[in-house]
Context: one part of a larger RNA
RNA sequence: GGCAUACGGUGGAUGCCUUGGCAUCAGACGGCGAAGAAGGAUGUGGCAGGCUGCAUAAAGCCACGGGGAGCUGCGAGCAAGCUUAGAUCCGUGGAUUUCCGAAUGGGGCAACCCGGUUGGAAUAAUAUCCAAUCAUCAUAUAUUGAAUAAAAUAGAUAUAUGAGGCGAACUCAGGGAAGUGAAACAUCUCAGUACCUGAAGGAACAGAAAUCAAAAGAGAUUCCCCAAGUAGCGGCGAGCGAAAGGGGACUAGCCCAAACCUGGAUUCAACAAUAAAAUUGAAUUUUGAAAUUCAAUUUUAUUGUUGAAUCCAGGGGUUGUAGGACCGCAUGAGUACUAUAAUGAAUAUAUAGUUGAAACCGCAUGGAAAGGCGUGUCAUAGAAGGUGAUAACCCUGUAAACGAAAUAUAUUCAUUAAGGAAGCGGUAUCCUGAGUACCACAGGACACGUGGAAUCCGGUGGGAAGCUGGGGGGACCACCCUCCAAGGCUAAAUACGUUCUGAUGACCGAUAGAGCAUAGUACCGUGAGGGAAAGGUGAAAAGAACCCCAGUGAGGGGAGUGAAAGAGAACCUGAAACCGUAUGCCU
Numbered sequence: 001g002g003c004a005u006a007c008g009g010u011g012g013a014u015g016c017c018u019u020g021g022c023a024u025c026a027g028a029c030g031g032c033g034a035a036g037a038a039g040g041a042u043g044u045g046g047c048a049g050g051c052u053g054c055a056u057a058a059a060g061c062c063a064c065g066g067g068g069a070g071c072u073g074c075g076a077g078c079a080a081g082c083u084u085a086g087a088u089c090c091g092u093g094g095a096u097u098u099c100c101g102a103a104u105g106g107g108g109c110a111a112c113c114c115g116g117u118u119g120g121a122a123u124a125a126u127a128u129c130c131a132a133u134c135a136u137c138a139u140a141u142a143u144u145g146a147a148u149a150a151a152a153u154a155g156a157u158a159u160a161u162g163a164g165g166c167g168a169a170c171u172c173a174g175g176g177a178a179g180u181g182a183a184a185c186a187u188c189u190c191a192g193u194a195c196c197u198g199a200a201g202g203a204a205c206a207g208a209a210a211u212c213a214a215a216a217g218a219g220a221u222u223c224c225c226c227a228a229g230u231a232g233c234g235g236c237g238a239g240c241g242a243a244a245g246g247g248g249a250c251u252a253g254c255c256c257a258a259a260c261c262u263g264g265a266u267u268c269a270a271c272a273a274u275a276a277a278a279u280u281g282a283a284u285u286u287u288g289a290a291a292u293u294c295a296a297u298u299u300u301a302u303u304g305u306u307g308a309a310u311c312c313a314g315g316g317g318u319u320g321u322a323g324g325a326c327c328g329c330a331u332g333a334g335u336a337c338u339a340u341a342a343u344g345a346a347u348a349u350a351u352a353g354u355u356g357a358a359a360c361c362g363c364a365u366g367g368a369a370a371g372g373c374g375u376g377u378c379a380u381a382g383a384a385g386g387u388g389a390u391a392a393c394c395c396u397g398u399a400a401a402c403g404a405a406a407u408a409u410a411u412u413c414a415u416u417a418a419g420g421a422a423g424c425g426g427u428a429u430c431c432u433g434a435g436u437a438c439c440a441c442a443g444g445a446c447a448c449g450u451g452g453a454a455u456c457c458g459g460u461g462g463g464a465a466g467c468u469g470g471g472g473g474g475a476c477c478a479c480c481c482u483c484c485a486a487g488g489c490u491a492a493a494u495a496c497g498u499u500c501u502g503a504u505g506a507c508c509g510a511u512a513g514a515g516c517a518u519a520g521u522a523c524c525g526u527g528a529g530g531g532a533a534a535g536g537u538g539a540a541a542a543g544a545a546c547c548c549c550a551g552u553g554a555g556g557g558g559a560g561u562g563a564a565a566g567a568g569a570a571c572c573u574g575a576a577a578c579c580g581u582a583u584g585c586c587u
Base pairs, nucleotide, nucleotide: 001586002585003584004583005582006581007580008579009578015572016536017535020508021507022505023504024503025502026501027500028499029497030496031166032165039100040099041098042055043054044053046078047077050074051073061094062093063092064091065090066089070082071081072080105114106113107112115134116133117132118131119130120129121128136163137162138161139160140159141158142157143156144155170201171199172198173197174196175195181188185235211218212217222249223248224247225246226245232240233239253489254488255487256433260315261314262313263312264311265310266309267308268307269306270305271304272303273302274301275300276299277298278297279296280295281294282293283292284291285290320467322432323431324430325429326426327425328424329423337419338418340417341416342415343414344413345412346411347410348409349408350407351406353402354401355400359375361374362373363372376393377392378382384396385395386394438462439461440460441459443457444456445455448474469484470483471482472481473480523530524529543571546558547557548556549555
């Protein structure tokens, strides 16, 4: 030095466990914010570093309700207290809520600095302190108000209302890739995806046919299943990929513009009246200039009447087998009805809770009985968890039943407000959404890549009809069928889950499961950002009084506790690598 055996050390695998995760389903809820949010900074406890809570009224204050014996958070201890006159605790509603942050009086290197105005405190007076208020933008109204005589406008000021920022996904809209696939690559694909931006809601979008269909008909939209990987599109490559129709979910329909009527405002025109000015003529006075009076014409202003145009308000009216205005006859009714708002009532639900059956049975083992043996009991409750080993009957619970002072939500009903229908006939005239439909050019969207390319959208240029009208039926034309564009609103069925509650799992069990059994911590980075490790004594601390060695050590030996200390805090089990001690053999 090697091998073997025995006994140890180290180490932390394995087993068992679970405080934590993951996923799915169901229900609730779907926002918060200038009344200052989300998120922070700093304070706050008798002793107080961290977390949690709270905010100078600071682990808390008030009221109401629940609850019923202990309590002063995690978190021991000491001290000091509270509490059956009901504390702590749980729920509801209030009060307080520093500073930063959209941050909004001004500034600023966030949590800081410096003000104005009004009122108050204090001072001899300043200084100082307290309360309120002072950002910007939009809209509306009012008061003012330039350049520019008037008017108008810009601007200014005040008042009122609103906005701003944050938030997981879902939604709609404006922009919009590339890696990739095509075994290369350019049309194409990936994909209108990722990403950026804007806006909104609890959903959003869409939506009551200028829709489909096909000789029969359907009757808004949305979502699901089929139709169907079909018809088609496609360097006819890679690939892309419908619709009608059928079956379901859910169902809901309405309002304007216009014609016409009424009222008002403005402008214009005509006429009339009044007033003023100018011109001309006549008369009177006068030497004359000129003055006065009368008449005519023109212009201007005001008022009135009539008409036209435009605008505003109310009524009317809303469709395609055309409808409406208008005319005639009827007059239901402010009724039916309403998806809006308020109030009230009822019911249900949520936010605390309450009741809740039956062995504290016997024997033995054991540290301990819930396991064993024996005898019972309940069950609309034998789900589950805990209790010194495995408990329907010990505890919490479970089945079942019940409960709210306060707040919220939903549904229904009622009242009020606000809206608000419906008949028949006639048809000469009027109305029925214009730079619109449509066309050309160049694009985009449609499953459809320009194609024979309909349909839809907007860019540039042209540009209708108007009910004897117009659109569509996949070029186009005819016939036929069908619908009525160029205005608007609309619940449900659908999508999602930041969040709350409940349930479940051939989900994980500490290198797993979330990154975190908690931590976005420690640490790294100028920064954007990156980002860990780390669970287990025991039933109960009963956590080892006292003695000994020792550095007033570390560590250990006795003693004691405990079922166990070879469970001793570096603590369940305690594998292997690795390191030793003893013995044997070999070299």